[in-house]
């Protein structure tokens, strides 16, 4: 000092499991100021029609409740993999 295996500690990628989260999801959720149909009545018209529309029903925002199944964030005294340093030891060869 080189080759070759043990260890032990840091540090980075990866993929899992675990926990939380919510922009996932499921439900509930609008007298009017949301939208969609618009009985009932209004209204326009000589008629035939038309309009604008309240209740109801439907969908749905804000929002609340729930669940981690899905999809995504985040976490570490999580497990496995892989890479990079550090330091400890054994074995062998050479040098001094």
């Nucleotide at each position: 000092g080189a080759c070759g295996a043990g260890g032990u500690c840091c540090c980075g990628g990866g993929c899992g499991a675990c926990g939380g989260c919510a922009u996932g999801u499921c439900g509930c959720g609008a007298a009017c100021c949301g939208g969609g149909u618009c009985a009932g009545g209004u209204c326009c018209g000589g008629a035939a029609g038309g309009a604008a529309g309240c209740a109801g029903c439907c969908c749905u925002a804000a929002g609340c409740g729930g669940c981690c199944u899905c999809u995504g964030c985040c976490g570490g005294g999580u497990g496995c993999c892989u890479g990079g340093g550090a330091c400890c030891c054994c074995g062998c060869c050479u040098c001094g």

A computed fold for a 96-nucleotide RNA from an Actinomycetes bacterium, annotated as Bacterial small signal recognition particle RNA.
NCBI's taxonomy places the organism under Bacteria, Bacillati, Actinomycetota, Actinomycetes.
Rfam family: Bacterial small signal recognition particle RNA. Rfam's curators write: The signal recognition particle (SRP) is a universally conserved ribonucleoprotein involved in the co-translational targeting of proteins to membranes. It is annotated as a non-coding RNA gene.
The sequence was found by an Rfam model in a public genome assembly.
Of the family's consensus pairs, 96% are formed in the model.